[in-house]
Context: one part of a larger RNA
RNA sequence: GAAUGAACGUUGGCGGCGUGGAUUAGGCAUGCAAGUCGAGCGACGGACUCGCCUUCGGGUGGGUAGAGGAGCGGCGAAAGGGAGAGUAACGCGUGGAUACCUGCCCUUGGCUCCAGGAUAGCGUCGGGAAACUGGCGGUAAUACCGAAUAAUGUCUCCGGACCAAAGGCUUCGGCCGUCUGAGGAGGGGUCCGCGUCCUAUUAGCUUGUUGGUGGGGUAAUGGCUCACCAAGCCAAAGAUGGGUACCGGGUGUGAGAGCAUGGCCCGGCUCACUGGGACUGAGACACUGCCCAGACACCUACGGGUGGCUGCAGUCGAGAAUCUUCCGCAAUGGGCGCAAGCCUGACGGAGCGACGCCGCGUGCGGGACGAAGGCCUUCGGGUUGUAAACCGCUGUCAGAGGGGAUGAAAUGCGGGACGAUCUGAACGAGCCUCAGAGGAAGCACGGGCUAAGUACGUGCCAGCAGCCGCGGUAAUACGUACUGUGCGAACGUUAUUC
Numbered sequence: 001g002a003a004u005g006a007a008c009g010u011u012g013g014c015g016g017c018g019u020g021g022a023u024u025a026g027g028c029a030u031g032c033a034a035g036u037c038g039a040g041c042g043a044c045g046g047a048c049u050c051g052c053c054u055u056c057g058g059g060u061g062g063g064u065a066g067a068g069g070a071g072c073g074g075c076g077a078a079a080g081g082g083a084g085a086g087u088a089a090c091g092c093g094u095g096g097a098u099a100c101c102u103g104c105c106c107u108u109g110g111c112u113c114c115a116g117g118a119u120a121g122c123g124u125c126g127g128g129a130a131a132c133u134g135g136c137g138g139u140a141a142u143a144c145c146g147a148a149u150a151a152u153g154u155c156u157c158c159g160g161a162c163c164a165a166a167g168g169c170u171u172c173g174g175c176c177g178u179c180u181g182a183g184g185a186g187g188g189g190u191c192c193g194c195g196u197c198c199u200a201u202u203a204g205c206u207u208g209u210u211g212g213u214g215g216g217g218u219a220a221u222g223g224c225u226c227a228c229c230a231a232g233c234c235a236a237a238g239a240u241g242g243g244u245a246c247c248g249g250g251u252g253u254g255a256g257a258g259c260a261u262g263g264c265c266c267g268g269c270u271c272a273c274u275g276g277g278a279c280u281g282a283g284a285c286a287c288u289g290c291c292c293a294g295a296c297a298c299c300u301a302c303g304g305g306u307g308g309c310u311g312c313a314g315u316c317g318a319g320a321a322u323c324u325u326c327c328g329c330a331a332u333g334g335g336c337g338c339a340a341g342c343c344u345g346a347c348g349g350a351g352c353g354a355c356g357c358c359g360c361g362u363g364c365g366g367g368a369c370g371a372a373g374g375c376c377u378u379c380g381g382g383u384u385g386u387a388a389a390c391c392g393c394u395g396u397c398a399g400a401g402g403g404g405a406u407g408a409a410a411u412g413c414g415g416g417a418c419g420a421u422c423u424g425a426a427c428g429a430g431c432c433u434c435a436g437a438g439g440a441a442g443c444a445c446g447g448g449c450u451a452a453g454u455a456c457g458u459g460c461c462a463g464c465a466g467c468c469g470c471g472g473u474a475a476u477a478c479g480u481a482c483u484g485u486g487c488g489a490a491c492g493u494u495a496u497u498c
Base pairs, nucleotide, nucleotide: 001498002497003496004495006494007493008492009491010490013360014359015358016357017356018355019353020352026316027315028314030313031312032311035075036074037073040072041071044068047064048063049062050061051060052059053058082271083270084269091196092195093194094193095192096191097190098189100188101187102186105184106183107182108181109180110179114146116144122137123136124135125134126133127132153162154161155160167176168175169174197243198242199241204234206232209231210230211229212228213227214226215225216224246268247267248266249265250261251260252259253258273294274293275292276291277290296307297306298305299304324350326349327348328347332346333344334343335342336341363393364392365391366390373384374383375382376381397439399434400433401432402431407427442487443486444485445484446483447468448467449466453482454481455480456479457478463470464469
């Protein structure tokens, strides 16, 4: 000098774009953050309509459309969002490899036949303070199951054996879906070469350890696992141990080489109260799923239950230190749905903080043989200083009022077609009018380095200080005043990197 997720001190007008829990991966009140589909299914059901009965209150059966809470079923919930505890490792980076899997999507081939028994909801009777839960009866399906069909599929001793399904809607044209193959796209699993911090005041390490045969297991290779056999494997080019640390794209600095770093954004990895485990599924050993153990906290009728903010806000604690319990799904994206649409603290915005960068303003012109006041003085004057007053203007920003573009065109509705029309929430650049210089300047420094000095006070005291060093009675170095210098909505200090 440059830099920072900064903090502290003094000061502080506005805007744009960014950015903001770095410490206790400490504990958390409250609300929200993952639902959706009635065009898969049965039932409940205000309303309308038709028939029957009627004591005229209503009851009952059929049909139409259909808000809503719950249930079965499907898809999603493995994404998106957060954090960096662990990890020195095929974790990451880079370049290869294949013994593998892949819901939704695209292309392409085939199939979609016959039959059945349950169960929730519901009704009824219970248990329990609650959480929740039991018996009996009965019901549906794109839920479940049996049989058929069976290759371009799987297995194979090559003879053969084996494996599937579901319907719904319709304007009757079709559309959406189901089953089984092949190929693709995108995604993932696994393996390998090379690279990847400090420490030898850590020198030996290892027994499923190293290899083989066989069995098991996995989507798949493999000591992944097991039985048996052999006795190997790694290491001074640093094994093993210890410490520290997520990694990269990048970022800071520097002429570069390099050094330092990995916050925001993007890619990968890992984690989800702590430890362990599997289930479901195309995909998890699953942040707002399940089970067990533990610590902690809460409810309880003492028998027993409930919870997990390292999601968005917010709170306590610790800390030098880090924000609103805001608005909206209009846009972009995601889930579900034929669609309308619903959900979305992703996201789009606003709020707070000079935390950073950038831009703008705090006025402009005139105005003296130079007011007052302050300071200095050789007492003549000098300086503050055109600075002020005063005169004439301007209207940025802030303030008040007005109008309101663009960000939104698709979908949908409607229609024979062209066309026309309707629908824009949050936020908001710029524009017009009004008034009036009005509301808007500080901070550090002045011995040398280093731009800028005088007076008074103090008297090795009080104090200053980055280094050299100042202060013991004339201090340009302490404190104050005046003045000057530098930067300016900032200026200094501290910490850290080059």